[in-house]
RNA sequence: GCGCGCGUAGCUCAAUGGUAGAGCAUUCCGCUUAUACCGGAACGGUUCUAGGUUCAAGUCCUAGCGCGCGCA
Numbered sequence: 001g002c003g004c005g006c007g008u009a010g011c012u013c014a015a016u017g018g019u020a021g022a023g024c025a026u027u028c029c030g031c032u033u034a035u036a037c038c039g040g041a042a043c044g045g046u047u048c049u050a051g052g053u054u055c056a057a058g059u060c061c062u063a064g065c066g067c068g069c070g071c072a
Base pairs, nucleotide, nucleotide: 001071002070003069004068005067006066007065010024011023012022013021018055026042027041028040029039030038048064049063050062051061052060
């Protein structure tokens, strides 16, 4: 330099173009003599950036940025 893949909550990951979710973590409650386990609840998001298409974009298109892999 060229090609491919990925970027969403603190972490790991979902989400058929139509209300952004789960597990773990954190906090609180229940349970227990107590702790742990277990159960419940709460908190937590500019979906990498900028444009475009669309009534509607995390999703489709373009460019850029970052990371990874392959080729040279």